[in-house]
Predicted 3D model of a 691-nucleotide part of an RNA (large-subunit ribosomal RNA, domain II) from Brumimicrobium glaciale. Its mean pLDDT, the model's own confidence on a scale to 100, is 83. It was read from a public genome assembly.
Context: one part of a larger RNA
RNA sequence: UCCUACGAGUUACUCCUCAUUAGCAAGGUUAAGGUUCUCAGAACCGUAGCCGAAGCGAAAGCAAGUCUGAAUAGGGCGAUUUAGUUAAUGGGGGUAGACGCGAAACCUUGUGAUCUAUCCAUGGUCAGGUUGAAGUUCCGGUAACACGGAAUGGAGGACCGAACUGAUAUACGUUGAAAAGUGUUCAGAUGAACUGUGGAUAGGGGUGAAAGGCCAAUCAAACUAGGAAAUAGCUCGUACUCCCCGAAAUGCAUUUAGGUGCAGCGUUCAGGUUGAGUCUUAUAGAGGUAGAGCUACUGAUUGGGCUAGGGGGCUUCACCGCCUACCAAACCCAGACAAACUCCGAAUGCUAUAAGAUAUACUGAGCAGUGAGGGCAUGGGUGCUAAGGUCCAUGUCCGAGAGGGAAAGAACCCAGACCAUCGGCUAAGGUCCCAAAAUAUACGCUAAGUUGAACUAACGUGGUUCGAUUGCAUUGACAGCUAGGAUGUUGGCUUGGAAGCAGCCAUUCAUUUAAAGAGUGCGUAACAGCUCACUAGUCGAGCGAUCGAGCGUGGAUAAUAAUCGGGCAUAAGCGUAUUACCGAAGCUGUGGAUUUGUUAAUUAAAUUUAACGAGUGGUAGGGGAGCAUUCUAUAUGCGUUGAAUGUGUACUUUGAGGUAUGCUGGAGCGUAUAGAAAAGCAAAUGUAGGA
Numbered sequence: 001u002c003c004u005a006c007g008a009g010u011u012a013c014u015c016c017u018c019a020u021u022a023g024c025a026a027g028g029u030u031a032a033g034g035u036u037c038u039c040a041g042a043a044c045c046g047u048a049g050c051c052g053a054a055g056c057g058a059a060a061g062c063a064a065g066u067c068u069g070a071a072u073a074g075g076g077c078g079a080u081u082u083a084g085u086u087a088a089u090g091g092g093g094g095u096a097g098a099c100g101c102g103a104a105a106c107c108u109u110g111u112g113a114u115c116u117a118u119c120c121a122u123g124g125u126c127a128g129g130u131u132g133a134a135g136u137u138c139c140g141g142u143a144a145c146a147c148g149g150a151a152u153g154g155a156g157g158a159c160c161g162a163a164c165u166g167a168u169a170u171a172c173g174u175u176g177a178a179a180a181g182u183g184u185u186c187a188g189a190u191g192a193a194c195u196g197u198g199g200a201u202a203g204g205g206g207u208g209a210a211a212g213g214c215c216a217a218u219c220a221a222a223c224u225a226g227g228a229a230a231u232a233g234c235u236c237g238u239a240c241u242c243c244c245c246g247a248a249a250u251g252c253a254u255u256u257a258g259g260u261g262c263a264g265c266g267u268u269c270a271g272g273u274u275g276a277g278u279c280u281u282a283u284a285g286a287g288g289u290a291g292a293g294c295u296a297c298u299g300a301u302u303g304g305g306c307u308a309g310g311g312g313g314c315u316u317c318a319c320c321g322c323c324u325a326c327c328a329a330a331c332c333c334a335g336a337c338a339a340a341c342u343c344c345g346a347a348u349g350c351u352a353u354a355a356g357a358u359a360u361a362c363u364g365a366g367c368a369g370u371g372a373g374g375g376c377a378u379g380g381g382u383g384c385u386a387a388g389g390u391c392c393a394u395g396u397c398c399g400a401g402a403g404g405g406a407a408a409g410a411a412c413c414c415a416g417a418c419c420a421u422c423g424g425c426u427a428a429g430g431u432c433c434c435a436a437a438a439u440a441u442a443c444g445c446u447a448a449g450u451u452g453a454a455c456u457a458a459c460g461u462g463g464u465u466c467g468a469u470u471g472c473a474u475u476g477a478c479a480g481c482u483a484g485g486a487u488g489u490u491g492g493c494u495u496g497g498a499a500g501c502a503g504c505c506a507u508u509c510a511u512u513u514a515a516a517g518a519g520u521g522c523g524u525a526a527c528a529g530c531u532c533a534c535u536a537g538u539c540g541a542g543c544g545a546u547c548g549a550g551c552g553u554g555g556a557u558a559a560u561a562a563u564c565g566g567g568c569a570u571a572a573g574c575g576u577a578u579u580a581c582c583g584a585a586g587c588u589g590u591g592g593a594u595u596u597g598u599u600a601a602u603u604a605a606a607u608u609u610a611a612c613g614a615g616u617g618g619u620a621g622g623g624g625a626g627c628a629u630u631c632u633a634u635a636u637g638c639g640u641u642g643a644a645u646g647u648g649u650a651c652u653u654u655g656a657g658g659u660a661u662g663c664u665g666g667a668g669c670g671u672a673u674a675g676a677a678a679a680g681c682a683a684a685u686g687u688a689g690g691a
Stems, first nucleotide, its partner, number of pairs: 001691006011096003015093010027051003033045005055062002065077004099237002102234001106227003110223002117201009126191001128160003131156001135152006164188003169184004203219001205215003240626006250263005264370002266367006277358009291344001292342002298338002302334004307328001309327002311324004373398010403414003418592004423588003429582003432567003438579001440578006451569002459554003463551010480538005486511003491505003517532001521530002593616009627680001629677010646663007
């Protein structure tokens, strides 16, 4: 992992509640018990009790009223509206283990110290080697001690090192040889040493040179049995089919936040009404948002003017007075801001009325689920006008929604799947090939493979196209080439020098001219020299400037090798316009199923049929109708001329399924109508067996 079997809403109750069916009805009903019989049952007695027909009050009590109260007031609960009750079945609740499995724990009674901790009693063990304490003896020494030397001696939680005890480092082992080992290495090894045997201490207890260690491979409270099916707002699982409808992830509260209660939203049944609901149009309203505005308030605010007040300066003995590119109220001009500003002020939305369209809306009762939501768009708060962020509002989709498009994608675009169909038309999006359909048409743009959906900006760009405005130009423009570009003068000043060209000044003048600056740049120490402005000639047709727009271009940076989905494409790119086609479960044709409304016919009966409409995506969940399994009752069948079972085949139903038959098998098994359930498995790290 697979196969087979087993495996989860059950049962009980004088309980509560609702629905349906049935009996009786202002009543309904018996329980225990008893009698009889055709005796696991039925019929008949049995009125004890229970529910209802009257309520109010704590109660005495009173009573269509009563309680409170001084009250004949007011108020509360009732009556003025009569339907209940007994059963059966079903939905839900309650009490019980209560759909199944699952704790860690708690308590009670016992069993354990053959492991291990400590202790008690009694035994045992420690190769070999080394060191050489005290004491003693002798000698020296002293007044006598002390003290010194040599021997002797044999101490020690002494030394080295086997047995023994341990476990430092490392390798192997890690479904091991072993539920703690093996190899090498290492520590202690006469001691607080190690060890045999017997004994003591027991679970909130022991023991502990103390690690929460150890107490039989179990220890922050052992093990065994029991209370016990502890409890689990938690996790997992919860088994056949079809049909109808179809949510929520919100509000309030909560020792509450992943739970629950009430409301909201779903479903089923019933009900009645001045038809309430929804939409459109019209009319009438309330309102202070968006916007706008502010010499309309509150506040904030820039520049200028005017001018109180203040600062500074001048003046003065003092008072006055004067000045100010200083600060600045109020006022004036211009500009401009605000969620907690408003002289103003929409659109939507909301309320009401009317008409039209549509078919909901509401009330009561049964049963729920939901109460973790999420994306996108828009209006906001928060955050960084960050987030696939977070918190609200409005809408939509996903959730619970398949199909087509976006290469691929929960929620983006299109579009809501009853079934069949080798029919047709379209949507979004596409039409060179992968790959269905245009290598379509017309006119432009792009040269960057830009681009070919979602990778970009500030700022650059004499890349190119288009538009607008404006200047010059056959009386010859622009660019190029040829020639000139002079004189007073080296202007004056300054300076060592300053001659167009270090710097300063200037009425930067004047003359000759076609034209030529008291000089545009280079250059010299200063001159010189080159050049420009300006002019003539040559040439012969357009040449400049500014602004705007389109497409490009630089800016351009991410980790394995790149790419528009790919191939590739100069269009098969971009823009504008047009036609055709493709393209979905959309729409439609044909056939069929089913739900429901209306009408008609029909029937004992929503019983059947027809026509015309409207429907038939669906999680949680509500409702309806069925299939299969086992057993029981009644009726009726099959079977050794082969039952169930197993395994094939064929037919058939919308489906669960059903029927027939071959082989197998060898003795039981169906059908119809009712009833009753140990009544359906893919999952629970499910249980057992097998592979």

Lineage of the source: Bacteria > Pseudomonadati > Bacteroidota > Flavobacteriales > Brumimicrobium. It matches the Rfam family "Bacterial large subunit ribosomal RNA".